Description:
Transfer RNA from a Candidatus Pacearchaeota archaeon, 68 nucleotides, folded computationally. Its Rfam family is "tRNA". Gene Ontology term of the family: triplet codon-amino acid adaptor activity. By type it is a transfer RNA. Model confidence (mean pLDDT): 84 of 100.
């Protein structure tokens, strides 16, 4: 600094999302591309603050950069 969907990543206390993948159904003789729908998340782990925490504090674990 950073850990959030399989993968890239948003999300400044009040239902967790995008894009891409996957899966269904339209399209076409077939893919493919386009359209519609749809699955998929103990938000690293444990604590605390609070009515309420993916968010604020602290530890600690994994990953990456700098300085000594």
């Nucleotide at each position: 600094c950073u850990g959030u969907a399989g993968u890239u990543c948003a999300g400044c206390g009040g239902u967790a999302g995008a894009a891409u993948g996957c899966c269904u159904c339209c399209c076409u003789u077939g893919c493919a591309c386009g359209g519609a729908g749809g699955a998929g998340g103990u938000c690293g782990u444990g604590g605390g603050u609070u009515c309420g925490a993916u968010u604020c504090c602290c530890a600690c674990c994994g990953g990456g950069u700098c300085c000594a």